Context: one part of a larger RNA
RNA sequence: CUGGGCGUAAAGCGCACGUAGGCGGAUCUUUAAGUCAGGGGUGAAAUCCUGGAGCUCAACUCCAGAACUGCCUUUGAUACUGGGGAUCUCGAGUCCGGAAGAGGUGAGUGGAACUCCGAGUGUAGAGGUGAAAUUCGUAGAUAUUCGGAAGAACACCAGUGGCGAAGGCGGCUCACUGGUCCGGUACUGACGCUGAGGUGCGAAAGCGUGGGGAGCAAACAGGAUUAGAUACCCUGGUAGUCCACGCCGUAAACGAUGGAUGCUAGCCGUUGGCCGGUUUACCGGUCAGUGGCGCAGCUAACGCAUUAAGCAUCCCGCCUGGGGAGUACGGUCGCAAGAUUAAAACUC
Numbered sequence: 001c002u003g004g005g006c007g008u009a010a011a012g013c014g015c016a017c018g019u020a021g022g023c024g025g026a027u028c029u030u031u032a033a034g035u036c037a038g039g040g041g042u043g044a045a046a047u048c049c050u051g052g053a054g055c056u057c058a059a060c061u062c063c064a065g066a067a068c069u070g071c072c073u074u075u076g077a078u079a080c081u082g083g084g085g086a087u088c089u090c091g092a093g094u095c096c097g098g099a100a101g102a103g104g105u106g107a108g109u110g111g112a113a114c115u116c117c118g119a120g121u122g123u124a125g126a127g128g129u130g131a132a133a134u135u136c137g138u139a140g141a142u143a144u145u146c147g148g149a150a151g152a153a154c155a156c157c158a159g160u161g162g163c164g165a166a167g168g169c170g171g172c173u174c175a176c177u178g179g180u181c182c183g184g185u186a187c188u189g190a191c192g193c194u195g196a197g198g199u200g201c202g203a204a205a206g207c208g209u210g211g212g213g214a215g216c217a218a219a220c221a222g223g224a225u226u227a228g229a230u231a232c233c234c235u236g237g238u239a240g241u242c243c244a245c246g247c248c249g250u251a252a253a254c255g256a257u258g259g260a261u262g263c264u265a266g267c268c269g270u271u272g273g274c275c276g277g278u279u280u281a282c283c284g285g286u287c288a289g290u291g292g293c294g295c296a297g298c299u300a301a302c303g304c305a306u307u308a309a310g311c312a313u314c315c316c317g318c319c320u321g322g323g324g325a326g327u328a329c330g331g332u333c334g335c336a337a338g339a340u341u342a343a344a345a346c347u348c
Stems, first nucleotide, its partner, number of pairs: 004319003007302002012316001014201004021194003025088007033081002035077008049065006091191001092188003095184005103177007110154001115149007125136002162169002206247006215241002220236004258315006266293012297304002321348003330341004
């Protein structure tokens, strides 16, 4: 390279937007670049192959043929692909009318609880555990009542419910704002799909500057446990967790399953529309989601099964025995931590 693969054996980029490129709906027409057919030229010799001949055979040599799968040129063919032109509407998009939603950003606001502070009542314990102790408390704790402060998170509703490309999103109100679905079929007329590079977003932890700090809590300290206990348990407790701005760019970033389109039995739930029937609460149908089961088919099996891991097409990414190693070196990025790209010797 040809090939074979990527749910769990090695392998789907964390996710999107998008450049180049690759691929691309229906009908008519034209061209003849790709494609196909015929002719011509060339494709040195040797080599290879086939047939024959010569050295006693063979290697070797000689003769003839075929071949040299290619390139150039010319004459045609026009189904497919490409180029040009025209038309179309089912792909895609726009418009109109509805609908649902923790989608995003900013501002405001509410109640419960924890903690702390002040005051009242009240007295000897409280707390914690398997049991204890460290700890708090007669300078009045724990408990209980009232008042105040501050920060963070939003019980019930809550649902294999919803929304978002993914990360993710949950008290309430307002403002701004993105996407989706259904119905109508008015408009554009292939405007599409994918996407190397690139750009943006991207949990938690971590970093920088400035705030904030109730609870929780790495580190740390003490008490226990234990042979030891740098742990599990307990009492404390700092970064951090929160906010603003700027970095970092990684996760079992998982459905361990890339995206798009079409096709291929059903049954049962559930969410949002629409249509029809009707006993007004149900039934039936149909789109779009989200679940359970299951046929064909697939699979090494497990299992998947119209939300495919089935049957096909297009595009991208990735894999190629284990260890060494996602390491070293170099490059790029970063304040750093480190990230990314990514070997070899050696060894089994």

This is a predicted structure of a 348-nucleotide part of an RNA (small-subunit ribosomal RNA, central domain) from an uncultured bacterium. The coordinates come from a structure-prediction model, not an experiment, and the mean pLDDT is 89. Its Rfam family is "Bacterial small subunit ribosomal RNA". Gene Ontology terms of the family: ribosome and structural constituent of ribosome.